Predicted 3D model of a 266-nucleotide part of an RNA (large-subunit ribosomal RNA, domain VI) from a metagenome. The coordinates come from a structure-prediction model, not an experiment, and the mean pLDDT is 87.

[in-house]
Context: one part of a larger RNA
RNA sequence: CGUAGGAGAAUUGAGAGGAGACUUCCUUAGUACGAGAGGACCGGGAAGUGCGCACCGCUGGUGUACCUGUUAUCGUGCCAACGGUAAACGCAGGGUAGCCAUGUGCGGAGUGGAUAACCGCUGAAAGCAUCUAAGUGGGAAGCCCACCUCAAGAUGAGUUCUCCCAUGGGGUUAACCCAGUAAGGUCACGGGAAGAACACCCGUUGAUAGGCUACAGAUGGAAGCUCAGUAAUGAGUGCAGUCGAGUAGUACUAAUAGACCGAGGG
Numbered sequence: 001c002g003u004a005g006g007a008g009a010a011u012u013g014a015g016a017g018g019a020g021a022c023u024u025c026c027u028u029a030g031u032a033c034g035a036g037a038g039g040a041c042c043g044g045g046a047a048g049u050g051c052g053c054a055c056c057g058c059u060g061g062u063g064u065a066c067c068u069g070u071u072a073u074c075g076u077g078c079c080a081a082c083g084g085u086a087a088a089c090g091c092a093g094g095g096u097a098g099c100c101a102u103g104u105g106c107g108g109a110g111u112g113g114a115u116a117a118c119c120g121c122u123g124a125a126a127g128c129a130u131c132u133a134a135g136u137g138g139g140a141a142g143c144c145c146a147c148c149u150c151a152a153g154a155u156g157a158g159u160u161c162u163c164c165c166a167u168g169g170g171g172u173u174a175a176c177c178c179a180g181u182a183a184g185g186u187c188a189c190g191g192g193a194a195g196a197a198c199a200c201c202c203g204u205u206g207a208u209a210g211g212c213u214a215c216a217g218a219u220g221g222a223a224g225c226u227c228a229g230u231a232a233u234g235a236g237u238g239c240a241g242u243c244g245a246g247u248a249g250u251a252c253u254a255a256u257a258g259a260c261c262g263a264g265g266g
Base pairs, nucleotide, nucleotide: 001153005164006163007162008161009160010159011158015150016149017148018147021049022048023047024046025045026044027043033038051107052106053105054104055103059101060100061099062098066094067093068092069091070090071086072085073084074083075082076081112144113143118138119137120136121135165266167179168178169177170176184261185260186259187258189203190202191201192200208254209253210252211250212249213248214247215246217243218242219241224237225236226235227234228233
């Protein structure tokens, strides 16, 4: 921009894409078959490999400053306690959320249809024969459907429901043009398991973010004081202190104030 008024929702599915894999074992059955050696079709069941999708409860990885330890050096006057720097974490031990696999769950199913090679039935031309000429069956991991995803710019622009609709000015009072509006939308604002930008989703009829409170979880026993020890250090107070993203609650703070677009009876 179009979809012959302007909007908000819900849909149909033309069409497109994805998937489609394989192995071993048990049983049928040491049966059919075979002199024996050997050894099935069909059918039923169980494990597994690779691949794909999703997720983070479990096992783990990461987790750049969440906790702790520690060396050198500098600073806060000193002790103690802290902070800075050591190549963009000084080094080291752990680790929440998120993200992830090596972790977990799930998937290929089932049922049809038309067929290929091939196997048939009936059957003439051609008194026979012949699957074919008329007619009519079976038959594949392949094709169509079925399963998952997208999908009306499918310009062939579909369908359903709901909402808004006789304002002003210009004009040969005609087409039409301009302006302000309606339903609605956009910007802006607070945000997001959404995201490169854009888009998408939520938000004062509020838990959207921050703060605070509680909890989960992480670290691992704070400072100060007291006690033991000459001291290093240890113990008690005290599963302490601290804590990014997690869960719940709570309007305390901030989502303000506003601006713009948007029909004219089709």
Background
It matches the Rfam family "Bacterial large subunit ribosomal RNA".